[in-house]
RNA sequence: CAUUUCUCUGGCGCUGGAACCCGCCAUUGACCGCCGUAUUCACGGCUGAUGGCUCCUACUGAAAA
Numbered sequence: 001c002a003u004u005u006c007u008c009u010g011g012c013g014c015u016g017g018a019a020c021c022c023g024c025c026a027u028u029g030a031c032c033g034c035c036g037u038a039u040u041c042a043c044g045g046c047u048g049a050u051g052g053c054u055c056c057u058a059c060u061g062a063a064a065a
């Protein structure tokens, strides 16, 4: 000086917040949803407030769910 591993820390996991759990990344990164048409940047359609679980908030619902 470089690389790898472990620990700690930080960040991230398609629309808000929190606990716990899981995964990913180390700033040259993780992440920034899907389908069709069109073909270089526009058009149309679709799922979901979770990565998972529970709760809260917003929305929908006469209310509860």
Base pairs, nucleotide, nucleotide: 009026010025011024012023013022016056017055018054020052021051033046034045035044036043037042
Molecule: Fluoride riboswitch aptamer (crcB RNA motif)
Organism: Candidatus Acetothermia bacterium JdFR-48